The part of an RNA shown here (small-subunit ribosomal RNA, central domain) has 349 nucleotides and comes from a metagenome. The RNAcentral record of the full RNA draws on SILVA.
Context: one part of a larger RNA
RNA sequence: CUGGGUGUAAAGGGAGCGUAGGCGGGAUCGCAAGUCAGAUGUGAAAACUAUGGGCUUAACCCAUAAACUGCAUUUGAAACUGUGGUUCUUGAGUGAAGUAGAGGUAAGCGGAAUUCCUAGUGUAGCGGUGAAAUGCGUAGAUAUUAGGAGGAACAUCAGUGGCGAAGGCGGCUUACUGGGCUUUAACUGACGCUGAGGCUCGAAAGCGUGGGGGGCAAACAGGAUUAGAUACCCUGGUAGUCCACGCCGUAAACGAUGAUUACUAGGUGUUGGUGGGUACGACCCAUCGGUGCCGCAGCAAACGCAAUAAGUAAUCCACCUGGGGAGUACGUUCGCAAGAAUGAAACUC
Numbered sequence: 001c002u003g004g005g006u007g008u009a010a011a012g013g014g015a016g017c018g019u020a021g022g023c024g025g026g027a028u029c030g031c032a033a034g035u036c037a038g039a040u041g042u043g044a045a046a047a048c049u050a051u052g053g054g055c056u057u058a059a060c061c062c063a064u065a066a067a068c069u070g071c072a073u074u075u076g077a078a079a080c081u082g083u084g085g086u087u088c089u090u091g092a093g094u095g096a097a098g099u100a101g102a103g104g105u106a107a108g109c110g111g112a113a114u115u116c117c118u119a120g121u122g123u124a125g126c127g128g129u130g131a132a133a134u135g136c137g138u139a140g141a142u143a144u145u146a147g148g149a150g151g152a153a154c155a156u157c158a159g160u161g162g163c164g165a166a167g168g169c170g171g172c173u174u175a176c177u178g179g180g181c182u183u184u185a186a187c188u189g190a191c192g193c194u195g196a197g198g199c200u201c202g203a204a205a206g207c208g209u210g211g212g213g214g215g216c217a218a219a220c221a222g223g224a225u226u227a228g229a230u231a232c233c234c235u236g237g238u239a240g241u242c243c244a245c246g247c248c249g250u251a252a253a254c255g256a257u258g259a260u261u262a263c264u265a266g267g268u269g270u271u272g273g274u275g276g277g278u279a280c281g282a283c284c285c286a287u288c289g290g291u292g293c294c295g296c297a298g299c300a301a302a303c304g305c306a307a308u309a310a311g312u313a314a315u316c317c318a319c320c321u322g323g324g325g326a327g328u329a330c331g332u333u334c335g336c337a338a339g340a341a342u343g344a345a346a347c348u349c
Stems, first nucleotide, its partner, number of pairs: 003321004007303002012317001014201004021194003025088007033081002035077008049065006091191001092188003095184005103177007110154001115149007125136002162169002206247006215241002220236004258316006266294012298305002322349003331342004
């Protein structure tokens, strides 16, 4: 390489959009590039193979045949692939009627709580722990009442509930806006699937500039603990966490499970629709789309998966090929930097 694989053994790209490419529904009429058949030419000789023969045999040599599975030209075939035309509606999309939702962006508003400030009441403690101490407090704290300021987060509802491609999204209202689902069957008529490069999005932390700063809290300081304690516990506390704009581009970015399509026993919850039935009950039946659990066949090394497959098949992409060295070195690209991406070898077991 081939092959075999990728939930947990090595291996699914973090996610989407999409270029080239690969693959692609039913009917029909052409063409004949692939495909198939025939003919002709060519396919050097030697070698190989078969049958004979020559050296006493063999190796070796000679003759004949076959073969050289290929290429070119030409004549046909038309099932399949391709290609051109016509056509269809089930794939896909549009329209119409409904519908659920923490989907996104922006603005405004709200209450509880923490902290701080001012004033009142009030007096000696408060706080904290396993126990303490550092700390705060007679310059009046803690507690409590009233008023004010500011920032951040939105208890209950809340749910293996919902929405989103993923990251993720949760107080309320408004504006703008994306997608889904159901029903219908008016329209288009294969317009589809996947997707190397590419582009876009992408938690937290981190970075740049300017704001903001209540709580929390790396670093740091102090108190404890301890043999020590650069920790765990306590008192403080700065970056940061928040906002705007710009970068970074990584995560156990996980379902450790790529996308799409079809098929393959059941049972039971839940969520969003629709159509029937009805003894109108918080009911029954059917069906479509999500989301869970259990379970047959099958699969699997086992664990387990099992219509949301890890089953049976098909298409396309990505990736793996013993452990360490190493996600390192070098080079290149990107980045302000941190670093990211790509990614070896020697050597060794």
Its Rfam family is "Bacterial small subunit ribosomal RNA". Rfam links the family to the GO terms ribosome and structural constituent of ribosome.